[in-house]
C1' cells in the first nucleotide's frame, strides 16, 4: 500500500432492529469461634469516534481511529 477480523462493565466474553446481559473482581450483608469457600443483594456502561439509513440502532450502511492477521 491492498484485503480481512476485532472494539461493549475494572478483566474475559455473550447480545444479529424493539427496556444492554453473565462470570469473574469490587462493594455490602448471610453463614462461620475466624478465614477461604459457598449463599444473597449492590454499584458500575455516552456500546472506540462522527455522519447515514429507520417510527426504532450495540446491532444496517458509509468514514475515521486503535489493535491484530494476511498480500504486496
Nucleotide at each position: 500500500g491492498c484485503c480481512g477480523g476485532c472494539g461493549u462493565a475494572g478483566c474475559u466474553c455473550a447480545g444479529u432492529g424493539g427496556u444492554a446481559g453473565a462470570g469473574c473482581a469490587a462493594c455490602c450483608g448471610c453463614c462461620u469461634u475466624g478465614u477461604a469457600a459457598g449463599c444473597g443483594g449492590u454499584a458500575g456502561g455516552u456500546c472506540g469516534u462522527c455522519c447515514g439509513u429507520u417510527c426504532a440502532a450495540a446491532u444496517c450502511g458509509g468514514a475515521u481511529c486503535g489493535c491484530c492477521g494476511g498480500c504486496u